[in-house]
Context: one part of a larger RNA
RNA sequence: GUGUUGUUAAGGAACUCGGCAAAAUGACCCCGUAACUUCGGGAUAAGGGGAGCUCUCGAAAGAGAGCCGCAGAGAAUAGGUCCAAGCGACUGUUUACCAAAAACACAGGUCUAUGCUAAGUCGUAAGACGACGUAUAUGGGCUGACGCCUGCCCGGUGCUGGAAGGUUAAGAGGAGAGGUUAGCGCAAGCGAAGCUUUGAAUUUAAGCCCCAGUAAACGGCGGCCGUAACUAUAACGGUCCUAAGGUAGCGAAAUUCCUUGUCAGGUAAGUUCUGACCCGCACGAAUGGCGUAACGAUUUGGACGCUGUCUCGACAACACACCCG
Numbered sequence: 001g002u003g004u005u006g007u008u009a010a011g012g013a014a015c016u017c018g019g020c021a022a023a024a025u026g027a028c029c030c031c032g033u034a035a036c037u038u039c040g041g042g043a044u045a046a047g048g049g050g051a052g053c054u055c056u057c058g059a060a061a062g063a064g065a066g067c068c069g070c071a072g073a074g075a076a077u078a079g080g081u082c083c084a085a086g087c088g089a090c091u092g093u094u095u096a097c098c099a100a101a102a103a104c105a106c107a108g109g110u111c112u113a114u115g116c117u118a119a120g121u122c123g124u125a126a127g128a129c130g131a132c133g134u135a136u137a138u139g140g141g142c143u144g145a146c147g148c149c150u151g152c153c154c155g156g157u158g159c160u161g162g163a164a165g166g167u168u169a170a171g172a173g174g175a176g177a178g179g180u181u182a183g184c185g186c187a188a189g190c191g192a193a194g195c196u197u198u199g200a201a202u203u204u205a206a207g208c209c210c211c212a213g214u215a216a217a218c219g220g221c222g223g224c225c226g227u228a229a230c231u232a233u234a235a236c237g238g239u240c241c242u243a244a245g246g247u248a249g250c251g252a253a254a255u256u257c258c259u260u261g262u263c264a265g266g267u268a269a270g271u272u273c274u275g276a277c278c279c280g281c282a283c284g285a286a287u288g289g290c291g292u293a294a295c296g297a298u299u300u301g302g303a304c305g306c307u308g309u310c311u312c313g314a315c316a317a318c319a320c321a322c323c324c325g
Base pairs, nucleotide, nucleotide: 001320002319003318004317005316006315007314008313010311011310014309019306028050029049030048031047036041038145052067053066054065055064056063057062068072080304081303082302083301084300085299086298087296088295092104093103108143109142110141111140112139113138114137120129121128122127146291147290148289149288151221152220153219156218157217158214159213160212161211162210165209166208167207171203172202176198177197178196179195180194183190184189222240223239224238225237226236249283250280261277262276263275264274265273
C1' cells in the first nucleotide's frame, strides 16, 4: 500500500445519477392495527410490551417471593417500515454466457374458418396428426383478470355475396388468303382436286370491370372567415373540401417540440415528484379507452428508523505485496 473483516467522538444522506454499499429490523408470546377493497384481503399493517435461574402455591395455565450478570430470543440462523404515482391484473416465461422487464404467456373477450374422407398441418406418395374428437369441437387472427365502456367513416385496399352487361385463354369453328401443279393459253398469265402454310366471323369459364355487404378486417376520423351592450372569448352564422371529419374518457402524459409551460402542494432552496389547467408540435376507444383491490428481485418521488455513504478521517485483526535481518 492492497484485499477481507471489525470498532469508531459529534453530526446523520450533508455522499451520490440514485441511500449503491453498509447499518438497522428479525424467531416466539401478549396487546393493538388505518385508508382502500373484487369483502377474500390489506396484515407480521403500523405501533407497543414480555422473556434467565431458584423457591412457594397451583392439576395446569400462571401468580407471588428471592438470586446473578454489562447483557436472559445472553452465541448462530430468522421481515426495515410507511406515503404517493406510472406500467403490467395476478402465479408463471424469456435473450444458456452484458437486458428478467412495462417484453412473452395467461384466464376472460371477440372475429373468422370448418358438417366430418372437416378445416388446417407434415409428406412426391402411401400415410399420419387434427381425433379414435364432431360446432359447449378443432384450426387461425386480434385483444388481454375485473368494473364502466368501445363513437363516426365501406371512398381506397382486403374479404364475402351477386350475376344482367363489357372484357377475356386454350379448345371448337373454318369465311377467306398464300405455296405447289394436272390442265388451258402464242405469251403475260389463269388455275380444279389433293397436299401444305395461314386464318375472319361465331361459340366459350373463372378472373377483372361492375353491383351490394363488411371496420373487435387493413385503415381513416378537416380548413378558412365573421359574430354577444368594457375587454376577452365565441353557444351562433357563412363558406370550401371530404368516405367521414375524433364521440365518451383521459391529457405538458413511458406520448408536450416550444418547455424548467402556468398555478397550487411539498423543501430554507425542487429541470425530478404530486394535484390542477388545456394552447393534445404529434392521446383516444379490443394496433382497445379510462379506472382498479391484490400482486412485482419492476420504474419514479417523498418520509421515519438506521448507519463511516459523507463532513474526515482514525484504529485493530488476518492475508498478500514491499523493506530490513

Description: A computed fold for a 325-nucleotide part of an RNA from a Candidatus Tayloriibacteriota bacterium, annotated as large-subunit ribosomal RNA, domain IV. Rfam family: Bacterial large subunit ribosomal RNA. On this family, see Yusupov et al., Science 2001: "Crystal structure of the ribosome at 5.5 A resolution". The full RNA is in RNAcentral, with records from ENA.